[in-house]
RNA sequence: GGACACAACUCUGGAGAGUUCCUUAAAUGGACGCCGAAGGUGCAGUGACUUAGGUCAUAAUCUCUCAGGCAAAAGGACAGAGAAGUUUCU
Numbered sequence: 001g002g003a004c005a006c007a008a009c010u011c012u013g014g015a016g017a018g019u020u021c022c023u024u025a026a027a028u029g030g031a032c033g034c035c036g037a038a039g040g041u042g043c044a045g046u047g048a049c050u051u052a053g054g055u056c057a058u059a060a061u062c063u064c065u066c067a068g069g070c071a072a073a074a075g076g077a078c079a080g081a082g083a084a085g086u087u088u089c090u
Stems, first nucleotide, its partner, number of pairs: 001090003005086002009082005018032001020031003033070003039066001040064001042062001045058005
C1' cells in the first nucleotide's frame, strides 16, 4: 500500500395499522378495533451432555403482541454513502 470483517458516528432512503367513539386544559384518561420493522418471548435444524426420558447452547423480516405503535412530527428493523478507528490476512 491492498483485501475482508467489526461496533459506534454523520448523511440519505425507510413499511404496516383509527385523524374511531366517549372524555380532558392537554394525543389527558377510558372503550372497542387493528399493526409489526425499536426492545423482548417461542422454535426448525445443528452441537454438547444423558442408559433413557430429557437438559443446555444457538436463527429470522417467521411467531407471540409483553413492551411499542395506528393524522403530522418523533421513533423505526433494514439498505446505501462518507470519514476515521480496531482485528485478521497479504
Model confidence (mean pLDDT): 77 of 100.
A computed fold for a 90-nucleotide RNA, annotated as Glycine riboswitch aptamer.
The model forms 89% of the base pairs in the Rfam consensus.
Rfam family: Glycine riboswitch aptamer. Its family is annotated with glycine biosynthetic process in the Gene Ontology.
The sequence was found by an Rfam model in a public genome assembly.